[in-house]
RNA sequence: UCCGACAAUGGCAAACCUAUCGAAAGGUAGGGACGCAAAGCCACGGACCUAAGGCAAGUUUUUUGCUAUGGUCGCCGGGUUGCCGAAG
Numbered sequence: 001u002c003c004g005a006c007a008a009u010g011g012c013a014a015a016c017c018u019a020u021c022g023a024a025a026g027g028u029a030g031g032g033a034c035g036c037a038a039a040g041c042c043a044c045g046g047a048c049c050u051a052a053g054g055c056a057a058g059u060u061u062u063u064u065g066c067u068a069u070g071g072u073c074g075c076c077g078g079g080u081u082g083c084c085g086a087a088g
């Protein structure tokens, strides 16, 4: 350095609930633990979610479709930083 133990110190916190921000996806805080060796950080590539705004078609006062500049790092890859030290 790679690697990841029926090791040790700890760490994070899904769903759900409450409050709050947001058009929504989703975020934040508190509670709570499904799990996680990076479930630390970064939207760089892919993927997925939403569609306010915009565009198009329809219609009879609103519907449908497309679209990220929005979002998810606990979807994958990549970048970057880090605890411990068994076996190899």
Base pairs, nucleotide, nucleotide: 002088003085004084011036012035016031017030018029019028020027021026034074040080041079042078044077045076046075047072048071049070053067054066055065056064057063058062